[in-house]
């Protein structure tokens, strides 16, 4: 240079084309002299740019980035 796979919340996963949802974390309560445990609640995300469709997290095309392999 080629190929082939992947990109979603801090983090690590999920989603017959229709409303992104789940553990850990974070924060706030509640509970205790204190922390810790533990319950309850709250915030938080679809790398970018197009096309396609009534509608795209998905389909398609390009860039970016990471893995792998070839040469």
């Nucleotide at each position: 240079g080629c190929g082939g796979c992947c990109a979603u919340c801090g983090u690590c996963c999920a989603a017959c084309g229709g409303u992104a949802g789940g553990a850990c974390g974070u924060c706030a309560g509640a509970g205790u002299g204190c922390c810790a445990c533990u319950c309850u609640g709250a915030g938080g995300a679809u790398g970018c740019g197009g096309g396609u469709u009534c509608g795209a997290u998905c389909c398609c095309c390009g860039c970016u980035g990471g893995c792998c392999g070839c040469u």
A computed fold for a 71-nucleotide RNA from a Polyangiaceae bacterium, annotated as transfer RNA. Its Rfam family is "tRNA". It is annotated as a transfer RNA. RNAcentral holds the sequence, with entries from ENA. Its mean pLDDT, the model's own confidence on a scale to 100, is 83.